[in-house]
RNA sequence: AGGAGUGGCGGGGUGGUCGCCCGCCAUAUUUCUGGCGGGAGGAAAGUCCGGACUCCAGCAGGGAGGGUGCCUCCUAACAGGAGGAGCCCGCAAGGGCUGGAAAGUGCCACAGAAAUUAUACCGUCCGCCAUUUUUUGGCGGAUAAGGGUGAAAUGGUGAGGUAAGAGCUCACCGUCCGUCUGGUGACAGGCGGAGCCAGGCAAACCCCACCUGGAGCAAGGUCAAGCAGGGUUAUGGGUUCCCUGCCCCUUAGACCCGGGUUGACCGCUUGAGCCUGCAGGUGACUGCAGGCCAAGAUGAAUGACCACCUUAAAACAGAAUCCGGCUUACCAGCCACUCCUCAAG
Numbered sequence: 001a002g003g004a005g006u007g008g009c010g011g012g013g014u015g016g017u018c019g020c021c022c023g024c025c026a027u028a029u030u031u032c033u034g035g036c037g038g039g040a041g042g043a044a045a046g047u048c049c050g051g052a053c054u055c056c057a058g059c060a061g062g063g064a065g066g067g068u069g070c071c072u073c074c075u076a077a078c079a080g081g082a083g084g085a086g087c088c089c090g091c092a093a094g095g096g097c098u099g100g101a102a103a104g105u106g107c108c109a110c111a112g113a114a115a116u117u118a119u120a121c122c123g124u125c126c127g128c129c130a131u132u133u134u135u136u137g138g139c140g141g142a143u144a145a146g147g148g149u150g151a152a153a154u155g156g157u158g159a160g161g162u163a164a165g166a167g168c169u170c171a172c173c174g175u176c177c178g179u180c181u182g183g184u185g186a187c188a189g190g191c192g193g194a195g196c197c198a199g200g201c202a203a204a205c206c207c208c209a210c211c212u213g214g215a216g217c218a219a220g221g222u223c224a225a226g227c228a229g230g231g232u233u234a235u236g237g238g239u240u241c242c243c244u245g246c247c248c249c250u251u252a253g254a255c256c257c258g259g260g261u262u263g264a265c266c267g268c269u270u271g272a273g274c275c276u277g278c279a280g281g282u283g284a285c286u287g288c289a290g291g292c293c294a295a296g297a298u299g300a301a302u303g304a305c306c307a308c309c310u311u312a313a314a315a316c317a318g319a320a321u322c323c324g325g326c327u328u329a330c331c332a333g334c335c336a337c338u339c340c341u342c343a344a345g
Stems, first nucleotide, its partner, number of pairs: 001341009010331001012309007020039007041316001045327002048325005053216004058246007065212005070084005085098005099207002104205002106201003121147002123143008155173006174196001175194008220266004229257005236249003273292008
């Protein structure tokens, strides 16, 4: 200097003029006015996960359904986060994946002799017959080491052995079994034994382990106002579905037709909250102490202009019960650490 990897900051601030909403104080005395403080995001989006909160459910058992899937830890919880183990990709910094194929069933097109009851296309060896200078052809037996096809051919390499070959035998590796050491653990390493089932796919059905009530702020509650009830059913209902048992309600419940209301208030923002310091922990995070209060609209407020900071205020984009995550969209300028290449000292 160039390229790459991981993580982060920011996406507005200050002042003035005018216009809205909320809270507090004061005046007025219930019309109004003044002062102070605050007012849309890093994703508010998606509604994908998990909860808090509210209501319903009488409980128990069984089945179905749904979710997760290496180990340990964090958290209110999670399919989230942190740290590790193994395998794969990358020169590397780094990135990706993760229960079980020896419980069973199923699939592997085409090519190929053959794709799990595997197998003989080319080839190799032996014997017989015929032909023949050389050699060529037929039949029988043996073979899977060499070649071919394929994503994959059923353990690998080497040596011995054999008519030629083959775990046929041996050594090493692999696989399986047993055992010891280290680690909380996933796992790693050592020793010994056995010629030893050996392919892939479970995002195929399935098996195993663990978890799992439902509905949702249009939840739910209070007040005011107003009307008009009628019919069916002895069975039905009891907040995913099915079965069983007990229990509860009972003109109840459920269903159908019709009428009235569509108003005001609460829920509504103090939170698993934020900031700082100390301590513990590899870390996510936890504990203690101190400080702070940061939108609550309801046909829907949070705006416009000017000046400066500044070189950006342009892009993606607007709160509606709240919080923790994930995913997606986008931008001016920048920061830290790490890897590789080249050059100079």